Order: sequence, then structure tokens, then C1' cells
RNA sequence: CCAGAACAAAGCCAAACCCACCGUGAGGUGGGCACGGAAAGCCGCGGGUCUUUUAGUCUGCGAGAGACAGCCGGGUUGCCUGG
Repeated sequence: CCAGAACAAAGCCAAACCCACCGUGAGGUGGGCACGGAAAGCCGCGGGUCUUUUAGUCUGCGAGAGACAGCCGGGUUGCCUGG
């Protein structure tokens, strides 16, 4: 530097659901529990999905503000083994 999660080893994370709390909401935090994951470590850069605000009301479009890193891509930093 590249490849892989093996016929290894040490481990790591934690879906859905439940409880408590925060948030208008998407959702987030903590605990329990594991669907799964070779980056399911980190970063809202690009796309996407979702929430919310907006012009009498509703829906849609446009615009603003947010959420999702376990939606995809990208950036970046790592364990072990083999070459």
C1' cells in the first nucleotide's frame, strides 16, 4: 500500500421493541434487549427520504429552517490476519 472477516484470535457497535426524559415534529439521549454490521467509528460535502414554517384555510408547488451517518455516494481515522 492492497485485500479480507476466513478454516483464526481479541474484541467493538447495536436494529426493532420496552421504560424514562427532551423536541411542534422528523427524531434524539440514557438503560434493557439483539436484527444485523469489516468501519453500523467520525464528518450534513453531494444525492435521497422525512419533519416543520410560509402567502385567508387545506393539499400541492416554490422558498426558509431542521432530522436521518444502520438510505446511497464521498471525505477522514482505526483493530487483526494475509500478500
A computed fold for an 83-nucleotide RNA from a Deltaproteobacteria bacterium, annotated as c-di-GMP-I riboswitch aptamer.
Its Rfam family is "c-di-GMP-I riboswitch aptamer". From the family's description: GEMM was predicted in a large-scale screen for bacterial structured RNA regulatory elements. Its family is annotated with cyclic-di-GMP binding in the Gene Ontology.